[in-house]
Molecule: transfer RNA
Organism: Elusimicrobia bacterium GWA2_69_24
RNA sequence: UCCGGCGUAGCUCAAUGGUGGAGCAUCCCGCUGUUAACGGGAGGGUUACUGGUUCGAGUCCAGUCGCCGGAG
Numbered sequence: 001u002c003c004g005g006c007g008u009a010g011c012u013c014a015a016u017g018g019u020g021g022a023g024c025a026u027c028c029c030g031c032u033g034u035u036a037a038c039g040g041g042a043g044g045g046u047u048a049c050u051g052g053u054u055c056g057a058g059u060c061c062a063g064u065c066g067c068c069g070g071a072g
Stems, first nucleotide, its partner, number of pairs: 001071007010024004018055001026042005048064005
């Protein structure tokens, strides 16, 4: 330099172009003599960034940035 993949909650990952969720973690409550475990609930999101297409974009398109892999 070129090619490909990935970027979503603190972490690991979902989400057919039509209200962005789960598990773990955190906090609260229940249970227990206490803790752990277990059960219930709550909070937490500029979907990397900038544009484009569309009535509507996490999803499609282009560019930029970062990470990983490959070629030279």